[in-house]
RNA sequence: AUAAUAUAAGGUGAUGGAGUUCACCAUAAUUGCCAAAGGCUAAUGACUCCUACAGAUUC
Numbered sequence: 001a002u003a004a005u006a007u008a009a010g011g012u013g014a015u016g017g018a019g020u021u022c023a024c025c026a027u028a029a030u031u032g033c034c035a036a037a038g039g040c041u042a043a044u045g046a047c048u049c050c051u052a053c054a055g056a057u058u059c
Base pairs, nucleotide, nucleotide: 010025011024012023013022016050017049018048019047020046021045032040033039034038
């Protein structure tokens, strides 16, 4: 750039992935907190598992 098909069941919930569940949203839902030139907590909305990070112990 061209051609064809479909117009559904998708997206979001402060740092990754998956399952279950809850809530919210249709261009929105959402984008943490504080004393804010700096500092702090957290991989969950909730539960569980894996990975990353931090601490302790053992080999």
Fluoride riboswitch aptamer (crcB RNA motif) from Alkaliphilus sp. B6464, 59 nucleotides, folded computationally. The organism belongs to Alkaliphilus, within Bacteria. The model forms 100% of the base pairs in the Rfam consensus. Model confidence (mean pLDDT): 78 of 100.